About this RNA:
The RNA shown here (c-di-GMP-I riboswitch aptamer) has 88 nucleotides and comes from a Bacillota bacterium.

RNA sequence: CAUCGACAAAGGCAAAACUACCGAAAGGUAGUGACGCAAAACUAGAGGGGCUUCCCGCCGAAUGUGCGGAUGCCAGCCAGUUGCCGAA
Numbered sequence: 001c002a003u004c005g006a007c008a009a010a011g012g013c014a015a016a017a018c019u020a021c022c023g024a025a026a027g028g029u030a031g032u033g034a035c036g037c038a039a040a041a042c043u044a045g046a047g048g049g050g051c052u053u054c055c056c057g058c059c060g061a062a063u064g065u066g067c068g069g070a071u072g073c074c075a076g077c078c079a080g081u082u083g084c085c086g087a088a
Base pairs, nucleotide, nucleotide: 004086005085012037013036017032018031019030020029021028022027035076041081042080043079047078048077049074050073051072055069056068057067058066059064
C1' cells in the first nucleotide's frame, strides 16, 4: 500500500413504531426510540433496480378502485465517489 474486519480503542449513524409538521401520494423534516450498520457518509441531470401518480394520455355513457407515463421519490437494494480505526 492492497485486501480484510476483533466480543479491540475512540467516536458516529439510527430501522420499525408513536407524535407534530410538509406533500396528492410515494416520501421527507423534527422529537421520542434502537432493528441494525465499517461507510447506514456523499451522489437520484449522466449505471441498474424499486416506490408513487397531483398531472398528462388512453379506454369508458359516467362521478372510474381501470390501463400507460416521471417531471416526484428511495443512497438502510446494487453501484459509483470519498473516508475513521488496525487484531488476525
The sequence was found by an Rfam model in a public genome assembly. Of the family's consensus pairs, 95% are formed in the model. Lineage of the source: Bacteria > Bacillati > Bacillota.